[in-house]
RNA sequence: AAUCGAAAAGGCAAACCGGUCGCGAGGCCGGGACGCAAAGCCAUGGGGUUCCGGCCACGGAGCUUGCCAGGCCGCCGAAG
Numbered sequence: 001a002a003u004c005g006a007a008a009a010g011g012c013a014a015a016c017c018g019g020u021c022g023c024g025a026g027g028c029c030g031g032g033a034c035g036c037a038a039a040g041c042c043a044u045g046g047g048g049u050u051c052c053g054g055c056c057a058c059g060g061a062g063c064u065u066g067c068c069a070g071g072c073c074g075c076c077g078a079a080g
Base pairs, nucleotide, nucleotide: 003080004077005076011036012035016031017030018029019028020027021026034066040072041071042070044069045068046067047064048063049062050061051060052059053058
């Protein structure tokens, strides 16, 4: 240093509820914890999903990083 994830110090925050923004998916704030060793960041490739046009095929504009991959950065240091 890498892998790895015992311990310790901490961190994040699902569903749901309240407020607010959005046509909507959903976002933000507060409460709340299902969980998370990257549940930190990035919509790059897929997947899911919303809106618009269209008979369909399809096209355009979005959402979702807590769906899967990928990229970047990062706390701690046991066993192997």